[in-house]
RNA sequence: AUGAAGGUAGCAGGAGAGGUCUGGGCUAACCGGGCGCCGAAGGAGCAAGGCUGUCUGCUGGCUGGGCAGCAGUCGAAACUCUCAGGCAAAAUGACUGUUACCGGACA
Numbered sequence: 001a002u003g004a005a006g007g008u009a010g011c012a013g014g015a016g017a018g019g020u021c022u023g024g025g026c027u028a029a030c031c032g033g034g035c036g037c038c039g040a041a042g043g044a045g046c047a048a049g050g051c052u053g054u055c056u057g058c059u060g061g062c063u064g065g066g067c068a069g070c071a072g073u074c075g076a077a078a079c080u081c082u083c084a085g086g087c088a089a090a091a092u093g094a095c096u097g098u099u100a101c102c103g104g105a106c107a
Stems, first nucleotide, its partner, number of pairs: 006102008018035001020034005036087003042083001043081003049074005055069005
C1' cells in the first nucleotide's frame, strides 16, 4: 500500500397462511371464548461424525492396545416443532444487494 472474518447503521428487494365465527368495544386496535391455518423475528429438537467411560462382550498367555455394543456429551440447516410470532392493508420479516463506519486476518 492492500483490507479477510465479524459487528453497527442507512437505503432497496423480500414469502406463507381466515378482512374466520362469537361476546365486550362507535369501527379498527385491544380484551375473552371457538374452529381452521402459516413459518422467514425469536426459541426449541437432531443426522453423520467426534470425545468420554471403575460399563458389557470379543480378540490377546497376561498387561497395554484394538473391535462391537451400551450410556453420557459435543454436534447443521432454509429440515422438524409451532412455545412465541403471524394469517386484507399497514407493521414485522430470515435472507440478498448496496453505502458508510468500526474492526485488523493477511503481505
Glycine riboswitch aptamer from Desulfotomaculum sp., 107 nucleotides, folded computationally. Its mean pLDDT, the model's own confidence on a scale to 100, is 80. NCBI's taxonomy places the organism under Bacteria, Bacillota, Eubacteriales, Desulfotomaculaceae, Desulfotomaculum. It was read from a public genome assembly, where an Rfam model found it.